[in-house]
About this RNA: RNAcentral holds the sequence, with entries from Rfam. The RNA shown here (small-subunit ribosomal RNA) has 1528 nucleotides and comes from Peptoclostridium acidaminophilum DSM 3953.

């Protein structure tokens, strides 16, 4: 390239939202570990950590066809001895096997000499940041055993030495000495070109150095030989292929807190060495190399093909398999050899290890198994060379822990199975339950079946082309058996698929992230049920994803992290028109690589599949042909970017010198007198030594009022009087002029507010520090009075700021509208155009949203600086710069899920407006002092039951505790109970009455005594007793699990809602805005329009009136009376109690916007909701109540239940609410008289009549009530007395006699007479009600109740003040504003300082670790010299030469040693901040004007936030002014 493919998000900051932003999760993978659990097969894998140490056995031998010599089956020949048998003439003969000796042959064995091969295979990743790997290239600078091709040779010789014989040394390992002997072993000689060297001239060729090729000349080199048959070897030489070595281009991690490195370095000459180039090596000379495109240093690291992941672009790894490298106990060295500086040679030097007879000597598993160690952690001392494949040989054939295959291991990836079908009494039995029932569940059981794995038996391969199979009777195949032997792991709150019960109760414990657990936990442990995966499952580790969270695809920097305090400018990077020309970058073709395995695509073998086989299929680099439009180079040319010249004019641009007047402050005189100053308010302070003030004259020194202005100039910082001289830069307008000279800017340089620092002067105000007065709990501050540095000058440093527009520089583009500086055009003067700056307001686009908008935070391009969660930290280490103070660069361990911007709704605010409450204010009359009541708190107590707790708990639940109430203590009794429902048995009734007994209930005993039906056996209703078990029973707990009721904001005017709109959203709108009201009442306006709850009224009492109907109410006339509406009439009036009327801002004026409405007035009984009251919106406060009731849940069950008697709830040093009564003359005693009202009464309210001094008693009518009774109202009024005292005020407390209620007045009742007469003479601080029939005073009812109110809820009587008003205090209600609060200010929140833990810096030091460098010492060893000592081959008659060994000697040298410095790590007495940790101390610094507005720089000072001085900034709130702008 083509074809196939190819992109998912969530949780978690807030009350809510939208964004930034990190953190977390789902997935995909591993050479994997751990836990739990485990059936069969396949195909792969397998020490990641100590390159730590190793026993043991293997892992390279082979060649007898290269050599001698040894041993040797056999055999064959000969000899000695042998003596089975045979024959026999008995004298003898012949004579097999075995055995022994010789010779020849000789399968064989195999030490040595030789050859080849141990430089391959196998293992490992220490080292290496390097031409080490990769890629693509060069060698005209190379080598290359065996193997292929060509062509030629191979003559004739010689002298050893292993082995072995023998002597000796030694434990061993090993060695010496002498003596024999063979070679394909060594040596010399001849032969010899197309080979090497030298020489010459000459052809051709190439990218430099140069290469090929050439007749002839001269020199110089070779060989081996076996087997006896096919044959296999030697030597030269040239070519081939194969391996290999150098050389170069490009890629190849992280730190700049590593910035300068380098003496053989760089280069050159000439020498040597290597196969080979080359400073590779040396001698001379030169003085250069490399470096911000990152030299040197430092830390990590084998590299790659590939694997993972990933839409991909990229990120991560570098196991298995493959290629390369580099390594072999650790450092060095070379030798052999085609190769090596050699894993299983060699030497030397260190460490270990081992044998020793102590003198020596041996060894190397990062080969295969295996051991020990380490580790969380990784396997058999197996089988065969049957296959590939290697080495040796001619070949059989040897040897091969390469290989092939078994074995362990669920370590990975596939496949496969644990059974299938039917089977509902939905079975026991588990859980759960509203107790009906669900559920596990067709699951099981049962009935029918299959047999894959499994057993047993039988057959039985391929892998091998003739023989040879370790695997292996192994794969498959056939026949029987028979559900038999095979299911587990996580999970169930969100995210993520599954919920219930139990058990616990911030504990036990869970957790990825949010988070859950403090007694109803779908979050912990079980359980049952579910959900997922399944021979697995999870859980860690690590990796990519996902994260667009480093952004090339693909982010950003006004407030969120992020624009450098500014400029000049180097290097770099980017760059206007037009055009030749080149092709470097580009675009096409074509070739070369790209290894093989991998991947992806077909297609095919194993039953599938994993696996494996064949085909095809690439980015990159190279070479080459060819374009030429863009970049780029080279050359030409243009003007528009950029400059310059010229003519204006504007200006707190810079420097340097001089001048100038108001003030302040002092000195000098003068008037002049007691003060001045300061402050919320004082006071230090100054002043009779004369201040302050106020006149005149004089010093000085910093600063320049008005002008002055989102005005002006400068790059920023920053410039403010006035003149004078130097100097910059912009802007305008015209023509000329150069021709791209431009834009940015790493690094460099300069400049830089205030504050500090040095040196010298200067010093008026002002003023860090500092005294000193105030303030305060305290004030190291804020105020106030001094004051030193310091401002101020002049040199030199410093280099920070909220150095801000929190907005780099520069180009182009992209709607307006309006003000203003400068300058042009134009005009009489404007309008208007027009260039530059500088405001504001606005479209379009952008923004998260605020908001930017031609002076961008649109839209695009080029440079450049920055940023990556928050704290630790702008910190510490380390450099650099500074005199210091400090600037600048810049981290890490740790710890946290979050910290953050804009913007909403609230809620606050020592923030604003505005309103409105008896909220203040004007009044009245109280509380708080006294006694007494009553209620609480505390204390007692055996109990003193219990709840209420600021307002809104305390005369409250309690409308009534002597018992009972009662729930509490003591202390007796009952146990299916005091009370319900079922079951049985009995008994017939039951209840009642009566003795007895007891403290008393409990208990005993006795009288008396049913109904229906009927087969007369009995049932049934009911009812007691007795039983037995479900259950009863709790005022036990939890008001923080709940109804239901209730307080309160608050009778305050608010609170939603539907649809439209506007906003990304949360939310706005409406309901905000102008009036108005008691009111979100009403009107007007308005992106709204509409509706609900609430507001108002509808109900109910009262105020008037009509009407209806009069008894028990009434009596105006008439009648009669005992004189009492008491009788008869009577319903007129009063009243009762039904219906209605009546009052609506209806009318009139005025104001108002012609409105809503206010304000006035008329009429009216009443006038602007008439007075009262019922009626409480969404909500808030976990309010309050499980003790009113009602309930979940948890507890108790001879007791926490029930029941009795006595006792407590009535206590008292004391403290505090609420009240009564009172302190007196507006008053007390006495006497006399007047008038209500609402209510209550048969267990009752009781006339009336008699006792009694009284409470009361006795006898008793009357009333079930408009009839009778309680029931005399009382202050009042009329008289009298008392005379200012603790009293004739006051009535507490006490005695003593009495009444009444009660079974019972002791604790503990109420009341009555007589006595006794306390405290209080009007109440501190403080603080409560109350706006008219109120307050304030007077008395009467009533309900609880047997008796017990000063308390509580009602009547009626008498009846006032005072309200200017809305600064203030509380309280609430719209609105706006600022917020770091959202449990909402009783909020949030900082820093010392004390206590744990943590990591970390600094320390006198001390221990160690790589590395550098200088010296010394110096093995082995290569190279050089020396050589008096040895030696076969060659020459030579011999000496002796040559060439070799030994030996010393020098260069270099490893290991040690040593010496100074770097650097690194551990460690360290003290010691620095830092982080973190429910309730420690001390203050309150910030968040609101956070109570002194708060930040930033610097100085200073002070327990600590912090404070104050100088600058700067707005990311300050309020008023008020100015300017601008919009709208009218």
């Nucleotide at each position: 390239c083509u074809u196939u493919u190819u992109a998912a998000g969530a949780g978690u900051u807030u009350g809510a939202u939208c964004c930034u932003g990190g953190c977390u999760c789902a997935g995909g993978a591993u050479g994997a570990a751990c836990g739990c659990u485990g059936g069969c097969g396949g195909c792969g894998u397998g020490c990641u950590u100590a390159a730590c140490a190793c026993a043991u056995g293997c892992a390279a031998g082979u060649c007898g066809a290269g050599c001698g010599a040894a041993c040797a089956a056999a055999g064959c020949g000969g000899g000695a001895g042998g003596g089975a048998g045979u024959c026999u003439u008995c004298g003898g003969a012949c004579g097999a096997a075995g055995c022994c000796c010789c010779g020849c042959u000789g399968c064989g064995u195999g030490a040595g000499c030789g050859g080849c091969g141990g430089a391959c295979g196998g293992g490992u990743g220490a080292g290496u940041a390097a031409c080490a790997c990769g890629u693509g290239g060069g060698c005209a600078a190379c080598c290359u055993g065996c193997c292929c091709u060509a062509u030629g040779c191979a003559c004739a010789g010689g002298g050893a030495u292993a082995a072995c014989g023998c002597a000796c040394c030694g434990a061993a390992a090993g060695g010496u000495g002498u003596g024999c002997u063979a070679a394909u072993a060594c040596c010399g000689g001849a032969u010899a070109a197309a080979g090497c060297g030298a020489g010459a001239u000459g052809u051709c060729c190439g990218c430099a150095u140069g290469g090929a090729c050439g007749a002839c000349u001269c020199g110089c080199c070779a060989a081996a030989g076996c087997u006896u048959u096919u044959g296999c070897g030697g030597c030269a030489u040239a070519g081939g292929a194969u391996g290999g070595g150098c050389c170069c281009g490009c890629g190849u991690c992280c730190c700049a807190u590593u910035a300068g490195c380098u003496a053989g370095u760089u280069g050159g000459u000439g020498a040597g060495g290597u196969a080979a180039c080359g400073g590779c090596u040396c001698a001379c000379c030169a003085a250069g190399g490399c470096u911000g495109c990152g030299a040197u240093g430092g830390g990590u690291a084998g590299c790659c093909g590939a694997c993972c992941u990933g839409a991909g672009a990229g990120g991560g790894u570098g196991a298995u398999c493959g290629g390369c490298c580099a390594c072999a106990c650790u450092g060095g060295a070379a030798c052999u050899g085609a190769g090596a500086c050699a894993c299983g040679g060699u030497c030397c030097a260190g460490a270990c290890u081992c044998c020793u007879a102590c003198g020596g000597g041996a060894g190397g598993c990062a080969g295969c198994a295996g051991u020990g160690g380490g580790g969380a952690a990784u396997a058999u001392u197996g089988c065969a060379c049957a296959a590939u494949g290697g080495g040796c040989g001619a070949a059989a054939g040897c040897c091969u822990g390469a290989u092939g295959c078994a074995g362990c291991a669920a370590c990975g990836c596939c496949g496969c199975g644990u059974g299938a079908g039917c089977g509902a009494u939905g079975a026991a039995g588990g859980c759960c339950u509203u107790c009906g029932g669900g559920u596990c569940g067709u699951a099981a059981a049962g009935c029918u079946c299959u047999g894959u794995c499994c057993c047993a038996a039988g057959g039985g391969a391929a892998g091998a082309u003739a023989a040879u199979g370790a695997c292996g009777g192994u794969a498959c195949c056939u026949u029987g058996g028979g559900a038999g032997g095979a299911a587990g792991c996580c999970c169930c709150g969100g995210c993520u698929a599954a919920c219930u019960a139990c058990g616990u109760g911030c504990c036990a414990g869970c957790a990825g992230c949010c988070g859950c657990g403090g007694u109803a936990a779908u979050a912990c442990g079980u359980a049952g049920g579910g959900g997922g995966c399944a021979a697995g499952c999870g859980u860690u580790a690590u990796c990519c994803g996902g994260a667009a969270u480093c952004a090339c695809u693909g982010g950003g920097c006004g407030u969120a992290a992020a624009g450098g305090g500014u400029g000049c400018g180097u290097a770099g990077g980017c760059g206007g028109u037009c055009u030749u020309g080149c092709a470097a970058g580009c675009c096409a073709g074509a070739g070369g690589u790209g290894a093989a395995a991998g991947g992806c695509u077909a297609u095919g073998g194993c039953u599938c599949a994993a696996c494996c086989a064949u085909a095809g299929u690439g980015a990159g680099c190279c070479u080459u042909u060819g374009g030429a439009a863009c970049u780029g180079c080279c050359g030409g040319a243009c003007u528009u970017g950029a400059g310059u010249a010229c003519a204006g004019g504007a200006g707190a641009g810079g420097a340097a010198a001089g001048u100038g007047g108001a003030a302040u402050u002092c000195c000098u005189a003068g008037u002049g007198u007691a003060g001045c100053g300061g402050u919320g308010a004082a006071a230090u302070g100054c002043g009779u030594a004369g201040a302050u003030a106020u006149u005149a004259g004089g010093a000085g020194g910093a600063a320049c009022a008005c002008c002055a202005g989102u005005g002006g100039c400068g790059a920023a910082g920053g410039c403010g009087a006035c003149u004078u001289u130097c100097u910059g830069g912009a802007c305008u307008g015209u023509u000329a002029c150069u021709g791209a000279c431009g834009c940015u800017g790493a690094g460099g340089c300069a400049c830089g507010a205030a504050a500090g620092c040095g040196u010298g002067g200067g010093g008026a105000g002002c003023g860090a520090a500092c005294a000193g007065g105030a303030u305060u709990a305290g004030a190291u501050a804020c105020c106030c009075u001094g004051g030193u540095a310091g401002u101020c000058c002049a040199c030199g440093c410093c280099g920070u700021a909220a150095a801000c527009g929190a907005u780099g520089a520069g180009u182009g583009c992209u709607a307006g509208g309006u003000g203003u500086c400068g300058g042009g055009g134009g005009u009489c003067a404007a309008a208007c155009c027009u260039c530059g700056g500088u405001g504001c307001c606005g479209c379009a686009g952008c923004u998260a949203a605020c908001g930017c908008a031609u002076u961008a935070a649109g839209c695009a391009c080029u440079c450049c600086g920055c940023c990556u969660g928050g704290g630790g930290a702008g910190u510490a280490c380390g450099c650099u710069c500074g005199c210091a103070a400090g600037a600048g660069u810049a981290a890490a361990a740790c710890u946290c899920a979050a910290a953050g911007g804009a913007a909403u709704u609230g809620a606050c605010g020592g923030g604003g407006a505005c309103c409105c409450g008896c909220a203040c204010a004007a009044g009245c009359a109280g509380c708080g002092g006294a006694g007494c009541a009553u209620g609480u708190g505390g204390u007692u107590u055996a109990a003193u039951u219990c709840g209420a707790a600021g307002c809104a708990a305390c005369g409250c639940g309690a409308a009534g505790a002597a018992c009972c109430u009662u729930a509490c203590c003591u202390g007796g009794a009952c146990u299916u109970g005091a009370c319900a429902u079922c079951c049985c048995u009995u008994u017939g009734a039951c209840c009642g009455c009566u003795u007895c007994g007891u403290a008393a209930c409990g208990g005993a005993a006795g009288c008396u005594u049913u109904c229906u039906c009927u087969u007369c056996g009995g049932a049934g209703a009911c009812a007691a007793a007795g039983g037995u078990g479900a259950c009863a029973g709790g005022u036990g707990g939890u008001g923080c699990a709940u109804g239901g009721u209730u307080g309160u904001c608050g009778u305050c005017a608010g609170c939603u809602c539907g649809u439209g709109u506007c906003g990304u959203g949360a939310g706005a709108u409406g309901u905000u805005g102008g009036g108005u009201u008691a009111a979100g009442u009403c009107c007007c306006g308005c992106a709204a329009c509409g509706a609900g709850c609430g507001c108002a009224a509808c109900c109910c009492c009262u105020a008037u009136c009509u009407u209806u109907a009069g008894u028990u109410g009434c009596c105006a006339g008439c009648a009669c009376u005992u004189a009492g509406g008491g009788u008869g009439g009577g319903c007129a009036c009063u009243c009762u109690a039904g219906a209605g009327a009546g009052a609506c801002u209806g009318c009139c004026g005025a104001g108002g916007a012609c409105a809503a409405c206010u304000c006035g007035g008329a009429g009216g009984a009443a006038g602007g909701u008439g007075g009262g009251g019922a009626u409480g919106a969404c909500g808030u406060c976990a309010a309050a109540u499980c003790a009113u009731c009602a309930u979940g849940c948890c507890c108790c069950u001879u007791a926490u239940g029930u029941u009795c008697a006595g006792g407590g709830c009535u206590a008292c040093a004391c403290a505090c609410g609420u009240g009564c009564u009172a302190c007196a003359a507006u008053g007390g005693g006495c006497g006399g008289u007047a008038c209500a009202a609402c209510g209550g009464g048969u267990u009752g309210c009781g006339a009336g009549c008699u006792c009694g001094c009284g409470a009361g008693a006795g006898c008793a009518a009357g009333c079930c009530a408009a009839u009778c009774c309680c029931u005399u109202a009382a202050a009042g009024c009329c008289g009298u007395u008392c005379u200012c005292a603790g009293u004739u005020c006051g009535g507490a407390u006490u005695g003593c006699a009495g009444g009444c209620u009660g079974a019972a007045a002791c604790u503990c009742g109420c009341c009555u007479g007589c006595a006794u007469g306390a405290a209080g003479u009007c109440g501190g601080a403080g603080u409560u009600g109350c706006u008219a029939g109120u307050a304030a005073u007077c008395g009467c009812g009533g309900a609880u109740c047997a008796g017990a109110a000063u308390g509580c809820c009602g009547c009626g009587g008498u009846g006032a003040a005072u309200g200017c008003g809305u600064u203030c205090c509380c309280g609430g209600g719209u609105c706006u504003u600022g917020u770091a609060c959202a449990c909402a200010c009783c909020g949030c929140c900082c820093g010392u300082c004390a206590c744990a833990c943590c990591a970390u810096g600094g320390g006198a030091g001390u221990c160690g670790g790589g590395g550098g460098c200088g010296c010394c010492c110096g093995a082995a060893g290569u190279c050089a010299g020396c050589u008096g000592u040895c030696c076969a081959a060659c020459c030579g008659c011999a000496a002796g030469g040559g060439g070799g060994a030994g030996g010393c000697u020098g260069c270099c040298g490893a290991a040690g040693g040593u010496g100074a410095a770097a650097c690194u790590g551990a460690u360290g007495a003290c010691u620095g901040g830092g982080g973190u940790g429910a309730a420690g101390u001390c203050g309150u610094a910030a968040c609101a004007a956070g109570g002194u507005a708060g930040c930033c720089g610097u100085a200073u000072c002070g327990g600590a936030a912090g404070g104050u001085g100088c600058g700067g900034c707005u990311g300050g709130a309020u008023c008020a002014c100015c300017u601008c702008c919009u709208u009218u």
Rfam family: Bacterial small subunit ribosomal RNA. Its family is annotated with structural constituent of ribosome and ribosome in the Gene Ontology.
Model confidence (mean pLDDT): 84 of 100.